[in-house]
Context: one part of a larger RNA
RNA sequence: CGCAGGACACUUGAGAGGAGCUAUUCAUAGUACGAGAGGACCUGAAUGGACGUACCUCUGGUGCGCCGGUUGUCACGCCAGUGGCAUAGCCGGGUAGCCAUGUACGGAACGGAUAACCGCUGAAAGCAUCUAAGCGGGAAGCCGGCCUCGAGAUAAGGUGUCCCGGACUUCGGUCCCUAAAGGCCCCUCGAAGACUACGAGGAGAUAGGCCGGGUGUGGAAGCGCAGCAAUGCGCGGAGCUAACCGGUACUAAUCGGCCGUGAGG
Numbered sequence: 001c002g003c004a005g006g007a008c009a010c011u012u013g014a015g016a017g018g019a020g021c022u023a024u025u026c027a028u029a030g031u032a033c034g035a036g037a038g039g040a041c042c043u044g045a046a047u048g049g050a051c052g053u054a055c056c057u058c059u060g061g062u063g064c065g066c067c068g069g070u071u072g073u074c075a076c077g078c079c080a081g082u083g084g085c086a087u088a089g090c091c092g093g094g095u096a097g098c099c100a101u102g103u104a105c106g107g108a109a110c111g112g113a114u115a116a117c118c119g120c121u122g123a124a125a126g127c128a129u130c131u132a133a134g135c136g137g138g139a140a141g142c143c144g145g146c147c148u149c150g151a152g153a154u155a156a157g158g159u160g161u162c163c164c165g166g167a168c169u170u171c172g173g174u175c176c177c178u179a180a181a182g183g184c185c186c187c188u189c190g191a192a193g194a195c196u197a198c199g200a201g202g203a204g205a206u207a208g209g210c211c212g213g214g215u216g217u218g219g220a221a222g223c224g225c226a227g228c229a230a231u232g233c234g235c236g237g238a239g240c241u242a243a244c245c246g247g248u249a250c251u252a253a254u255c256g257g258c259c260g261u262g263a264g265g
Stems, first nucleotide, its partner, number of pairs: 001152001005163007015149004021049007033038001051106005059100004066093005071086006110144003117137004164264001165176004177262001182259004186202005206252003209248005216240002222235005
């Protein structure tokens, strides 16, 4: 820009892409078969490998804004308690998120048309013949079926809902009034994201703060007690706690602006 008014939702599916793997074990059955050795078709079930998709409850990794321990040194006057620097100084753990080694699921079933091939009926050619007319069976393959995208599918589809004026006119339009539904800018943000887009919000739980919870760390500071002291114990599952969960208008989403018209070749 188009899809013959505009808008918001929900869809149909032309078409395109993805997937398509396989082993072992058990039962049937030591059956059929075979002198024996050996050993099935068919059918049903279980467990794996590789691959793929999604996810984070579990297991584990990361987790440079969480907690703790600790060395050297400097500072806060000193003690105590903290902070800075030293690869995050080093070390032990770890929430969310993101991940796999973790968890769940998938390949199919089924239908249709077929290949090689196997047949029925059957002439030409009194026989024979799966073929000439006609009719069956038959593949991990083909077309569907499963998953994703999908109406720029210009043959531009469908459904629902919402929105939009008067006068005049020599019809080209003019004047007055109006600016709808809806959308955007801007702002607060996001399991969305390179930008954009997408999604949630702007009197509302969008973000921050605060409150409560959870999780993690692992027993804070201070005081008391015991001990010469190092240290231990008690107050006390203490103190602190990111991205998590819930709540709460305290703060910030201010004030506003723009597009879009008027019933439709």